[in-house]
RNA sequence: CGGGAGAAUCCGGCAGCGCUGCCGGUGCCGCACCGGCGGCGAUGCCGGUGCCGAAGGAGCAACAGCCCCGGAACCUCUCAGGCGAAAGGACCG
Numbered sequence: 001c002g003g004g005a006g007a008a009u010c011c012g013g014c015a016g017c018g019c020u021g022c023c024g025g026u027g028c029c030g031c032a033c034c035g036g037c038g039g040c041g042a043u044g045c046c047g048g049u050g051c052c053g054a055a056g057g058a059g060c061a062a063c064a065g066c067c068c069c070g071g072a073a074c075c076u077c078u079c080a081g082g083c084g085a086a087a088g089g090a091c092c093g
Stems, first nucleotide, its partner, number of pairs: 001093003008049001010048006017041011050083003056079001057077003063070001
């Protein structure tokens, strides 16, 4: 430098923004504005559950059989991390 996996771009609430439907009203009336009630989209903040394991972290087998110590991993646990892309990434070249 190159390759490099896994697991919800999940659920809910609030806020404003964009698009849009219906109803009512006003006006300069095939359009604009105001009010009310919905739908969709992404954004910000908050809460919740499920899941992954290959940064890091932690645990342990055999080890000539008593105790203590030592004692590996891509095994196990998931604190951390991750579950669209990006980043990261054990390991390989």